Predicted 3D model of a 1160-nucleotide part of an RNA (large-subunit ribosomal RNA, half B) from a Candidatus Pacearchaeota archaeon. Lineage of the source: Archaea > Nanobdellati > Candidatus Pacearchaeota. The full RNA is in RNAcentral, with records from ENA. The coordinates come from a structure-prediction model, not an experiment, and the mean pLDDT is 82.
Context: one part of a larger RNA
RNA sequence: GCUAAGUAAGGGAAAUCGGCAAAUUAGUGGCGUAACUUUGGGAUAAGCCAUGCCUUUUCUUUGUAAGAAAAGGUUGCAAUUACAAGGGGUGCCCGACUGUUUAACAAAAACGUAGCUAAGUGCAAAGCUGAAAAGCUUAGUAUACUUAGUGAAAUCUGCCCAGUGGUGGUGCUUGAAAGCUCUUUUCAAGGGGCCUAAGACCCACUAAACGGCGGGGGUAACUAUGACCCUCUUAAGGUAACGAAAUGCCUUGUCAUUUGAAUAGUGACCUGCAUGAAUGGUGUAACGAGGUGCCUACUGUCCCUACUUAGCAACUUCUGAACAUUCUGCCUGGUGCAAAGGCCAGGGACACCUAGUGGGAAGCAGAGACCUUGUGGAACUUUACUGUAGCUUGUGGCUGUGUUUUGAUUUUGUUUACAUAGUGUAAGUGGGAGCAAUGCGUAUGUGCUUUCGGGCACGUAUAAGGCAACAAUGUAACACCACUUCUUCAAAAUUAGAACACUCACUCGCAAGAGGACACUUGCAAGCGGACAGUUUGGCUGGGGCGGCACCCUGCUGAAAAGAUAUCAGUAGGGCCCAAAGACAAGCUCAUCUUGGUCAGAAAUCAAGAGUAGAGUGUAGAGGCAAAAGCUUGUCUGACUGUAUUGCGAACAGCAAGCAAUGCAGAGCUGAAAGGCUGGCUCAGCGAACCUUCAUAGCCUAUUAGUGGGGCUUGAAGAUGACAGAAAAGUUACCCCAAGGACAACAGAGUGGUCGCGCCUGAUAGUUCGUAUUGACGGCGCGGUUUGCUACAUCGCUGUCGGCUCUCCUUAUCCUGGUUGUGCACAAGCAACCAAGGGUGCGGGAGUUCACCACUUAAUAAGGAUCGUGAGCUGGGUUAAGAACGUCGUGAGACAGUUUGUAUGAUAUCUACUAGGUGUGUUGUUGCCUGAGUGGAACAAUCUCAUAGUACGAGAGGAACUGAGAUUGGAAGCCUCUGGUGAGCAGUUGUCUGAUAAGGCAGGCUGCACAGCUACGCUUUAGCGGAUAAGAGCUGAAGGCAUCUAAGCUCGAAGUCGCCCGCAAAAAAAGGCAACUAAAGCCCUUGUAAAAGACAAGGUUGAUAGAGUUGGAGUGUAAGUACCAAGGCAACGAGGUAUUCAGCUCGCAACUACUAAAAG
Repeated sequence: GCUAAGUAAGGGAAAUCGGCAAAUUAGUGGCGUAACUUUGGGAUAAGCCAUGCCUUUUCUUUGUAAGAAAAGGUUGCAAUUACAAGGGGUGCCCGACUGUUUAACAAAAACGUAGCUAAGUGCAAAGCUGAAAAGCUUAGUAUACUUAGUGAAAUCUGCCCAGUGGUGGUGCUUGAAAGCUCUUUUCAAGGGGCCUAAGACCCACUAAACGGCGGGGGUAACUAUGACCCUCUUAAGGUAACGAAAUGCCUUGUCAUUUGAAUAGUGACCUGCAUGAAUGGUGUAACGAGGUGCCUACUGUCCCUACUUAGCAACUUCUGAACAUUCUGCCUGGUGCAAAGGCCAGGGACACCUAGUGGGAAGCAGAGACCUUGUGGAACUUUACUGUAGCUUGUGGCUGUGUUUUGAUUUUGUUUACAUAGUGUAAGUGGGAGCAAUGCGUAUGUGCUUUCGGGCACGUAUAAGGCAACAAUGUAACACCACUUCUUCAAAAUUAGAACACUCACUCGCAAGAGGACACUUGCAAGCGGACAGUUUGGCUGGGGCGGCACCCUGCUGAAAAGAUAUCAGUAGGGCCCAAAGACAAGCUCAUCUUGGUCAGAAAUCAAGAGUAGAGUGUAGAGGCAAAAGCUUGUCUGACUGUAUUGCGAACAGCAAGCAAUGCAGAGCUGAAAGGCUGGCUCAGCGAACCUUCAUAGCCUAUUAGUGGGGCUUGAAGAUGACAGAAAAGUUACCCCAAGGACAACAGAGUGGUCGCGCCUGAUAGUUCGUAUUGACGGCGCGGUUUGCUACAUCGCUGUCGGCUCUCCUUAUCCUGGUUGUGCACAAGCAACCAAGGGUGCGGGAGUUCACCACUUAAUAAGGAUCGUGAGCUGGGUUAAGAACGUCGUGAGACAGUUUGUAUGAUAUCUACUAGGUGUGUUGUUGCCUGAGUGGAACAAUCUCAUAGUACGAGAGGAACUGAGAUUGGAAGCCUCUGGUGAGCAGUUGUCUGAUAAGGCAGGCUGCACAGCUACGCUUUAGCGGAUAAGAGCUGAAGGCAUCUAAGCUCGAAGUCGCCCGCAAAAAAAGGCAACUAAAGCCCUUGUAAAAGACAAGGUUGAUAGAGUUGGAGUGUAAGUACCAAGGCAACGAGGUAUUCAGCUCGCAACUACUAAAAG
């Protein structure tokens, strides 16, 4: 010194982020007990009293044990005497409660919970697991099970269905495969169409589904406010309730209260950045190792520390690691990659050991967790991209029978076919001269059909009276027969859809039976699909992000007169436009101004003149352009095709697209011609491969005679603007890896805009008057305490705010000291100069630095030291993992927003410092000195009294020099007193040694207390001299005066140097004096000393230690014996008195050689 304990006077939370820690309380009995309340609680509320021992009784019982009670006696400071054993009260926030949780940093406000609500589910259920079989739920059956939200009970739960989701519905639309069908002469592949499920679309419903819930203006007879009105707008515009809140930025809001003082707390207000109703709102008894105020009690938390005990550390001897390890390891200033033990300069410095302290080694540990980068990773999310399981739906197989009905196809039968003309409703072609009694025609009824004229079929009546040929008309001529096409109808077969049945597959069931071609299952197809998977999520960048585009292209400046040339440099643009704004030719001259001229004006059109461009040239700027490159007119399409070269792109290697220029050939336009023309006066106006489409022809292509299809060659169009061109969203504080001081945050360095402080000038104020004081607009500096900038050092690691502790320094001085000026009478001030010796306080709230407040004070100055100081402490803040609120985000999550919670490593090697020793040197030993040098504040400040109610002043007021005393702070020493601690003595509880006595243990508790150590106690703590600062002067020239100065001289401060107190011959110039020839050490007894060494006393010629005796001191009257004692028949009996100022103890003093300091 640490760790663990004990005790502390006076004060009593002043300590601190915070009463952390400690202390207090505590058992039992009696009395008593508030608000509030869910009537159960709250409650051991709070608060008060009692408590031992002895004697004798009473009650309960048959009796004992045990318990309760009464009366009397009695001791101590103290009777649950030790151990054990709640401090209490009162507000607020959150969560109802008991419970659960991050084994090893978070116990909570998080999770859960009963209760409430919604959704799904009728049992072969829904839900879950599994590839399936199967299993759980479930030996359950809607009072059940599953999922989700909320979170007891109380009181309530508003508006919105536009978006997203969910549920239902409907069918114009969309919608795959299969099926049907068309197409290419056939076939195939391909392509098209029809039909069509779920889904989409559409229409509704649904918020205790995800979620959401406005702005502007005006208005009442003071003002203010706005019940009221207007207006824009929405799906609806936040209702009740609450509200600077776990939510309020501004903010320490305002008011009240609590305090001396409150960024805290509580109660209100409402201007709610950004409360708000089962993402539940509000309030709430009880409960809480939750968070946060206050009061009381209590205390070493503190003022302000002290003492004691145990263990460790420490010391001696023995045993004896690990980690780590470049070295021969001073200070200051400078330098240096800007923070040096090693470099430079100066200073210091003999070597070694021991104990300590932790300033430094940008100390050790750990390839920084922050930050950036990586075409690194992982986890999570989603309306990122691409997929997968799963679910839904259709279809084919498993898969059969029948009926009805609606279609389609084929066959048979039947029927139909109208331009006009023609008797007439002429389908077409061919045959054909007859056909008809198997009923033609006529009349009538019914049905169908129609081109509205009619036609056909059937029934009834009648009974030969018919049709055709011929003729006419017409493109075609008819009766009758055959074939073909279209229309209608009927039947049969095949096939498709729908509906209804059936039973045999199949399923369930022990069976009976139930279901049934459905379902299950499987192939194909469509839809949904973060449930799951793989990935992506750009670059530049005065860090990154946000912003921007400096990412492609153009002009000018920068750019330094070749070329080239950077910045998130400056200044402007482009991602087009134009069929004329293009080509050629000819003609003309613009802007502006002057003069003249009807309406006519400043300005209309006209005339004359001047007019180098002041206009125009599609578009930025630059360069250019006048019989033009501008304007007007005429004729046109060269805004052609093919091919070649060159330049820019891209300086000096290579390089694509693109742009430009120059030729040749062909075909053209224009001009009389020379010529000009391959777009725009020139420089911007752009895009690879794959793929698709188109154009033009040509070539190839299985089978083949051809078509179609496919491929190739050439060109055009479609885009990649991150523009030489991936197909692509986020989060990470749960994070990981690699790398970087190539790059941020802290600190340093540089700079000094900003900041702080000066100086110059002197507008203004100061009655007058710039400079007693004030000091605008401006100008010039210094500092390196603010905030920036830079990115130089550090990312194989320099611990980050504030406080505590402790030290040194600066002065731009707050006080104290000395001066000057004053708008200085005094007093008190104001301003300035010198001066850093000393001092510069205690508190309140907030983590705060800062700021604010209360009270003192002479004053409560400003700063630096890695924003001094975490191998010194703390850990409240910031800044991890949990959780909550507000806000943002679909979400994962995020927030220089808020809130609660949350691990601070280590044995000190070197150096440094504080102390203590040893050795060597200085050349004998011992004793006594000197003092180069060095440290100190050894003192600082205040108050009172006297001076003195004096000087001064009209008064009111009101000093000083000097002297005395005290106080506060500091320093040094001490223990007589006071206080603390404390060996010891005494009392006493429980228990053990059978009892007594005497003790042990709880290192028991309680009272008193010597020595020692201590502070809270006591003692001491001067001024004087030398040289000076600012300043005041003397004499005095330069400069006949003046002048404090130039020569000379005198004063003048708490400052400076001494006198004072320490250290100091290792002061290498290593000192001096005196005595002596021996001395010192080991060893032993010790303490005035002490960690070890050392130092000091002593060693028989001895009081050094022990023991003893006496004295003194503490405690408080021992044991034994005798007597007394409430009572009790007695035995017994707490206790009392006397013997007894006893007994016990002593780190003290004196005496005394009994023991040990022998010997060596």